The RNA shown here (transfer RNA) has 72 nucleotides and comes from Niallia nealsonii AAU1. Its Rfam family is "tRNA". The family's RNA type in Rfam is transfer RNA. Rfam describes the family as follows. Transfer RNA (tRNA) molecules are approximately 80 nucleotides in length. RNAcentral records the identical sequence in 21 taxa.
RNA sequence: GACUUGUUAGCUCAGUGGGAGAGCACUUGCUUGACAGGCAAGGGGUCACUGGUUCGAACCCAGUACAGGUCA
Numbered sequence: 001g002a003c004u005u006g007u008u009a010g011c012u013c014a015g016u017g018g019g020a021g022a023g024c025a026c027u028u029g030c031u032u033g034a035c036a037g038g039c040a041a042g043g044g045g046u047c048a049c050u051g052g053u054u055c056g057a058a059c060c061c062a063g064u065a066c067a068g069g070u071c072a
Base pairs, nucleotide, nucleotide: 001071002070003069004068005067006066007065010024011023012022013021018055026042027041028040029039030038031037048064049063050062051061052060
C1' cells in the first nucleotide's frame, strides 16, 4: 500500500429498514441474627465519527478513526 472482519449499556455479546435488547455487573426493597443465595422492582445508550440514500437507518452506500487478519 491492496483486500478483509469488527466497533451497540460498566463487561461479554444478540439485533433480518419501522419496538434499541439479553446475560453478568450496579441500585432499592423483601427474605436472613448477619453474609451468601433466592424473589420483586429499577437505573444506565449521541448504536465509533462525518456525510449520503430512504417516508423511515444500529442495519444500505461513501469517507475517516481505531483494533484484528491475509497478501505484497